[in-house]
Context: one part of a larger RNA
RNA sequence: GCUAACAAGUUAACGUGUGCGGCGAGCGUAACGCAAGGUACGCGUAGCGAAAGCGAGUUCGAUAAGAGCGUUUAGUCUCAUGCGUUAAACCCGAAACCGGGUGAUCUAUCCGCAGGCAGGCUAAAGGGGGUCUGAAGGGCCGAACCCUAGGAUGUGGCAAAAUCCAGGGAAGACCUGCGGCUAGGGGUGAAAGGCUAAUCAAACUCGGAAAUAGCUGGUUUUCUGCGAAAUCUGUUUUAGCAGAGCGUUGCAAUUUUAUGGGGGUAGGGCUCUGGGUUCUCGAUGGGGGCGUUGGCUUUACUGACAGUGCUUAAACUACGAAUACCUGUGCAGCAGACAGGCCGCGGGUGAUAAGAUCCGUGGCCAAGAGGGAAACAGCCCAGACCGUAGGAUAAGGUUCUUAAUGGCGGCUAAGUUAAAGGCGGCUUCGGCGAAAACAACCCUAGCGGUGGGCUUAGAAGCAGCCAUCCGUUAAAGAAAUCGUUAAAGAUUAUGGGACUAGCCACGUGUUGCCAAAAAUUAACGGAGAUAGAGCUGUCAACCGAAGCCACGGCUGCGUUUUUAACGCGGGGUAGCAGAAUGCUCAUGAUUGGUUGAAGCUGGCGCGAAAGCGUGGUUUUUGUGACAAGAGUGGACGAUUGUGAGGUAACAAUGUUAGC
Numbered sequence: 001g002c003u004a005a006c007a008a009g010u011u012a013a014c015g016u017g018u019g020c021g022g023c024g025a026g027c028g029u030a031a032c033g034c035a036a037g038g039u040a041c042g043c044g045u046a047g048c049g050a051a052a053g054c055g056a057g058u059u060c061g062a063u064a065a066g067a068g069c070g071u072u073u074a075g076u077c078u079c080a081u082g083c084g085u086u087a088a089a090c091c092c093g094a095a096a097c098c099g100g101g102u103g104a105u106c107u108a109u110c111c112g113c114a115g116g117c118a119g120g121c122u123a124a125a126g127g128g129g130g131u132c133u134g135a136a137g138g139g140c141c142g143a144a145c146c147c148u149a150g151g152a153u154g155u156g157g158c159a160a161a162a163u164c165c166a167g168g169g170a171a172g173a174c175c176u177g178c179g180g181c182u183a184g185g186g187g188u189g190a191a192a193g194g195c196u197a198a199u200c201a202a203a204c205u206c207g208g209a210a211a212u213a214g215c216u217g218g219u220u221u222u223c224u225g226c227g228a229a230a231u232c233u234g235u236u237u238u239a240g241c242a243g244a245g246c247g248u249u250g251c252a253a254u255u256u257u258a259u260g261g262g263g264g265u266a267g268g269g270c271u272c273u274g275g276g277u278u279c280u281c282g283a284u285g286g287g288g289g290c291g292u293u294g295g296c297u298u299u300a301c302u303g304a305c306a307g308u309g310c311u312u313a314a315a316c317u318a319c320g321a322a323u324a325c326c327u328g329u330g331c332a333g334c335a336g337a338c339a340g341g342c343c344g345c346g347g348g349u350g351a352u353a354a355g356a357u358c359c360g361u362g363g364c365c366a367a368g369a370g371g372g373a374a375a376c377a378g379c380c381c382a383g384a385c386c387g388u389a390g391g392a393u394a395a396g397g398u399u400c401u402u403a404a405u406g407g408c409g410g411c412u413a414a415g416u417u418a419a420a421g422g423c424g425g426c427u428u429c430g431g432c433g434a435a436a437a438c439a440a441c442c443c444u445a446g447c448g449g450u451g452g453g454c455u456u457a458g459a460a461g462c463a464g465c466c467a468u469c470c471g472u473u474a475a476a477g478a479a480a481u482c483g484u485u486a487a488a489g490a491u492u493a494u495g496g497g498a499c500u501a502g503c504c505a506c507g508u509g510u511u512g513c514c515a516a517a518a519a520u521u522a523a524c525g526g527a528g529a530u531a532g533a534g535c536u537g538u539c540a541a542c543c544g545a546a547g548c549c550a551c552g553g554c555u556g557c558g559u560u561u562u563u564a565a566c567g568c569g570g571g572g573u574a575g576c577a578g579a580a581u582g583c584u585c586a587u588g589a590u591u592g593g594u595u596g597a598a599g600c601u602g603g604c605g606c607g608a609a610a611g612c613g614u615g616g617u618u619u620u621u622g623u624g625a626c627a628a629g630a631g632u633g634g635a636c637g638a639u640u641g642u643g644a645g646g647u648a649a650c651a652a653u654g655u656u657a658g659c
Stems, first nucleotide, its partner, number of pairs: 001659006011087009021077003026043003032037001047054002057069004090218002093215001097208006108182001110180007117172001119141003122137001126133002145169003150165004184200001186196003221580006231244005246336001247334006260326002267319001268317002273313005279307002285301001286299005340365010370381003385553004390549002396543003399527003405540007421514003425511001427509001429507002431503002442497004447471003452466003477492001480491003554570007581648001583645010599632002603614004
């Protein structure tokens, strides 16, 4: 892992609803008893008050006032069942806590009696008086022995800690054998919370004990009707719970819904409260001067208050919508739920970040299948009772993959998708043009007031400052550049001639290009597609869903002409309500069996399903069946009614067994 068997709302008491039933102003008994009985007691029949007490009333009160609670009638008992409480209370699951015992054959310290330490090196004290003796040491090197700083192998190992390399101690606080002491909040500890029998921040074992678990997991047949919530308030409360809101079932009541309300949002506005800003005014202050030190005066700085114009606000309002909201069905039983998610819109927080977070509002998912978006809870279309090789549609599509497409125009060259910004890409419409445009070369004009005023040694268009007019003209700046000490001089803008046919540097519309960086050719799903299979305008058609229609069937509710029609319904998690199926046992009726029961085996049939029936085959009937009846097996069953429950498994890292 697979298969099989087993495996989870029970029982008791009390309470409270519902259903069937008995009796009914009453109903019922309990212990006990063979029974008849037992009449204590319980609930109900009257309430009010703390009580005395009074009583259809009573309490408060000085009250005859007023107010509160009552009075106008149904209970009670059994059984079944929903729920609650107390008990292990649907089942399994802690870490822990407490009590009694068992452990120091492992290991920690200690005690008693024993045992062990090759070899080499160094040479203290002392002696002695002159070169010897001596042998110390938690001394040195290094075996046995004891131990591991590091590395490798091993990691279902040789091994629940080893092997190999390498290292430390090795006469000592040394190592070892045997025997013994200390015991669980206790021991022992050269101290690591170490060790105390492969177990230690409190051992093991049995018991309290089915501890408790607001936490995780699991909780077994079918069908029908309805169908949530993830919010508010409170909570040592936010993984829980209670009341309300939302679901369901039952009962009762009501046949209406128009009228009347309050507001300060969107928007507007600037009166108020604040913010920003233009101009005017100019206090105080700063600087200067005077001064008798009180102050006066001046100034190109500052800029309060005030005036004036413009503007702005979630915590501004002399205004002010659309919508929304309020103008009450009630009672009773049983719930679930109080971790929500995404998308659009209105906002807060954040960075006008987040598949972020917090509110409001609507939708969807949750609890929703089907079609589209290649695939894709929340997007688009659309809400699945069942059947049909029928029809017409939605979103979305119609070259092939892949069901279904054609016509008439235009555009794009990027196989085109994103912004500011950029482009002599292509193009549309404007604009100019034989009365000669546009551009270049060439020829020519480019003036007068005037040397503008100021400044300056000078300043004449051309150092600098101010102003930048007028005239003549086809046109010509009080001058764009060079030049002069200053002038002069050379160009220029602008105009004319000559030349010649298209020009445009400007505006506008469509479309494209650059801007454009990520890990697969790698965001057309792919093949592929260029007068398109792209974009765009237009016309007509088709495909396309469990939606709609058609035909047939099942079922819930309602109505009626009531057993057949008609109408409205039948997605569904938690959950509520209802109807059925199967298993075991008991019991009544009917009935089968050694002339062979149950069980088992095949495929088939029936039923909405749980399930039921059946050997094949044949025949008949019915919505659904029945009759006949093979093999195996070897003794008990079958149908139907009623009752009872150790009553239904695919899941609990379930338990046991097998493989």
The part of an RNA shown here (large-subunit ribosomal RNA, domain II) has 659 nucleotides and comes from Lotharella oceanica. It matches the Rfam family "Bacterial large subunit ribosomal RNA". Rfam links the family to the GO terms structural constituent of ribosome and ribosome. A source record names the gene rrnL. The full RNA is in RNAcentral, with records from ENA.